[in-house]
Context: one part of a larger RNA
RNA sequence: UGACGGGGGUCCGCACAAGCGGUGGAGCAUGUGGUUUAAUUCGAUGAUACGCGAGGAACCUUACCUGGGCUAGAAUGUGAGCGAAUGAUCCAGAGAUGGAUCAGUCUUCGGACGCGAAACAAGGUGCUGCAUGGCUGUCGUCAGCUCGUGCCGUGAGGUGUUGGGUUAAGUCCCGCAACGAGCGCAACCCCUAUUGUUAGUUGCCAGCACGUAAAGGUGGGGACUCUAACAAGACUGCCUACGCAAGUAGAGAGGAAGGAGGGGACGACGUCAAGUCAUCAUGGCCCUUACGCCCAGGGCUACACACGUGCUACAAUGGAGAGUACAGAGGGUCGCUACCUGGUAACAGGAUGCCAAUCUCAAAAAGCUCUUCUCAGUUCGGAUUGAGGUCUGCAACUCGACCUCAUGAAGUUGGAAUCGCUAGUAAUCGCGUAUCAGCAAUGACGCGGUGAAUACGUUCCCGGACCUUGUACA
Numbered sequence: 001u002g003a004c005g006g007g008g009g010u011c012c013g014c015a016c017a018a019g020c021g022g023u024g025g026a027g028c029a030u031g032u033g034g035u036u037u038a039a040u041u042c043g044a045u046g047a048u049a050c051g052c053g054a055g056g057a058a059c060c061u062u063a064c065c066u067g068g069g070c071u072a073g074a075a076u077g078u079g080a081g082c083g084a085a086u087g088a089u090c091c092a093g094a095g096a097u098g099g100a101u102c103a104g105u106c107u108u109c110g111g112a113c114g115c116g117a118a119a120c121a122a123g124g125u126g127c128u129g130c131a132u133g134g135c136u137g138u139c140g141u142c143a144g145c146u147c148g149u150g151c152c153g154u155g156a157g158g159u160g161u162u163g164g165g166u167u168a169a170g171u172c173c174c175g176c177a178a179c180g181a182g183c184g185c186a187a188c189c190c191c192u193a194u195u196g197u198u199a200g201u202u203g204c205c206a207g208c209a210c211g212u213a214a215a216g217g218u219g220g221g222g223a224c225u226c227u228a229a230c231a232a233g234a235c236u237g238c239c240u241a242c243g244c245a246a247g248u249a250g251a252g253a254g255g256a257a258g259g260a261g262g263g264g265a266c267g268a269c270g271u272c273a274a275g276u277c278a279u280c281a282u283g284g285c286c287c288u289u290a291c292g293c294c295c296a297g298g299g300c301u302a303c304a305c306a307c308g309u310g311c312u313a314c315a316a317u318g319g320a321g322a323g324u325a326c327a328g329a330g331g332g333u334c335g336c337u338a339c340c341u342g343g344u345a346a347c348a349g350g351a352u353g354c355c356a357a358u359c360u361c362a363a364a365a366a367g368c369u370c371u372u373c374u375c376a377g378u379u380c381g382g383a384u385u386g387a388g389g390u391c392u393g394c395a396a397c398u399c400g401a402c403c404u405c406a407u408g409a410a411g412u413u414g415g416a417a418u419c420g421c422u423a424g425u426a427a428u429c430g431c432g433u434a435u436c437a438g439c440a441a442u443g444a445c446g447c448g449g450u451g452a453a454u455a456c457g458u459u460c461c462c463g464g465a466c467c468u469u470g471u472a473c474a
Base pairs, nucleotide, nucleotide: 001474002473003471004470005469007468008467009466010465011464012463013462015458016457019421020420021419022418023417026312027311028310029309030308031307032306033305034303035302042053043052064298065297066296067295068294069293070292076121077120078119081115082114083113086103087102088101089100090099091098092097105112106111123287124286126285127284128283132281133280134276135275136274137272139270144183145182146181147180148179149178150159151158152157163174164173165172189264190263191262192261194232195231196230197229198228199227200226204221205220208219209218210217235258238252239250240249241248242247301440314414318373319372320371321370322369323368324367330361331360332359335354336353339350340349341348342347380411385406386405387404388403389402390401391400427450428449429448430447431446432445433444
């Protein structure tokens, strides 16, 4: 100087407390461990692994296994030489591949296109993340981490950065052997809440016409909504109280918004030899008729078990049937499809519009109204299984999703323990997108609808910040 303390002081955080809803019990989905296996590819492992890499494992992917093949190799460049390449058909084969037959170049003569021996450069998802770059997690959006000059100390170092206040903040003020500065904080950026200006189509429709069963459907209009560019607005600016000041308090005024209005992006010096050599790049080591490459089939989907994360429930604040209302944000030409017909349905056959503020996906759901069920393992719950179908795709056996009929398991609110959340939040309800032929999505990422309760307080648990103290630790 740090680190640590079941030392002290001050302070903060959904850290506790106060509340609401979960997990832990059931069934299923998914990941992991373990076991099994020819293989169940590899990585991630307290917090900071475990719906994680994977934002799509039937083949492919694919790295694994079994078997069949190739050896300058699957790709690219140079390339002597060649006219074929390619297409069609056939044969062998699981295919890779091998073989046969037929057709078969253009030219401005420079070449183009294709094949291609030898050779030079291959290839490796093999090892080392404890050789590395890059990227990332975490402490932590915590308020810290440092430097120049000066001063103090023999020196390591100190001071500044401590103190008194204040703040979300090393934020600001006052004081001070310090005076300044940098990286962080804040602000500058984006979205959102209010208003104005400009603009008016594909959006809108108040007034005026036309028109309809109805409908901005039509002429027209820019008022309104909205769209999208610019601008205004919030600064403790004003008032009161306290205070030297910074600032704090106020059911104060004004204001759409008030003291950081709400949210996002943004992550200091560093820590964990944290994670990643399998995104990529890369040193070293290793393989080179194989640890490289091609192919078929299998596996990554196994299953006495254990754990994590979720979904669905156990019902009446509910289930079922009928009717009816209101979003936002996205996607669409190898696509989204109105509408019609068939089918109980998944869907199929037609048909039309839209490269989309125009057409479409599209029905929002919870909600509201009416009817029924009356507390049961039930008209709750839907696992499992049987049968029949639909679709995608070369192909649904291992191993897809969906539809219909039948079947109708566990489960009556969950032990010890444990998690999230402070407001448009929790809870609850549906909608969309990426990936994608299809889909194992209950996941991830977004969007809106309905919409709470509680916080006395900081003694305690956990983590952190500053000052101080002890130390046999570095």